[in-house]
């Protein structure tokens, strides 16, 4: 130096909940508010997983054409508190 385990104080972050805002929606901010976390610190880069505004098609309604319905595909929309992968950062002891 560098890896592996473990652990204490200060310090940090904040699930589910609630209430405001924003959105179509998954969801995000802010406040309460602590499930839990040693990267629960940063990046949506790969898998995953959610949502489907737009779009396609197929029905239904209409009909001169559209708007509308309804179902199914499908991010270009989210999640890093799913899992990897990048970068950055931490006291002690073995």
């Nucleotide at each position: 130096a560098g890896g592996a385990u473990u652990u204490u104080u200060u310090g940090g972050c904040a699930a589910a909940c609630u209430u405001g805002u924003c959105g179509a929606a998954a969801g995000a901010c802010a406040a309460g508010g602590a499930c839990g976390c040693a990267a629960a610190g940063c990046u949506a880069u790969g898998g995953a997983u959610c949502u489907a505004a737009c779009u396609a098609u197929a029905c239904c309604a209409a009909a001169g054409g559209a708007c509308g319905g309804u179902a199914u595909a499908a991010a270009u929309g989210a999640u890093u508190g799913c899992c990897a992968a990048g970068c950055c950062g931490c006291a002690a002891a073995u």
About this RNA: The prediction has a mean pLDDT of 78. This is a predicted structure of a 94-nucleotide RNA (c-di-GMP-I riboswitch aptamer) from Propionispora hippei DSM 15287. Of the family's consensus pairs, 100% are formed in the model. Its Rfam family is "c-di-GMP-I riboswitch aptamer". From the family's description: GEMM was predicted in a large-scale screen for bacterial structured RNA regulatory elements. The sequence is in RNAcentral, with records from ENA.